[in-house]
């Protein structure tokens, strides 16, 4: 330098190929129930510019372009 994969909440992850309802789940955190207390369990809550910018579209996490970061293959 060329090509490929990945980037979604504090951490991990589903969804992208096929555009469409409020982006879902686990752990952690906070509140409550239970318990003598704690743990475990159960209930609830909060937490997301979907890497960044632009484009297409009535509508983009999803399609297109450029860039950034990490990993890989080739030279």
């Nucleotide at each position: 330098g060329a090509c490929c994969c990945u980037g979604u909440a504090g951490c991990c992850u589903a969804g992208a190929c096929u555009g469409g309802a409020u982006a879902g789940g686990g752990c952690a955190u906070c509140g409550g129930a239970c318990u003598u207390c704690u743990a475990a369990u159960c209930c609830g809550a909060a937490g997301g510019u979907c890497g960044c910018a632009g484009g297409u579209u009535c509508g983009a996490a999803u399609c297109c372009u450029g860039c950034c970061a990490g990993g890989g293959u080739c030279g």

Transfer RNA from a Promethearchaeota archaeon, 75 nucleotides, folded computationally. Rfam family: tRNA. The sequence is in RNAcentral, with records from ENA. Its mean pLDDT, the model's own confidence on a scale to 100, is 83.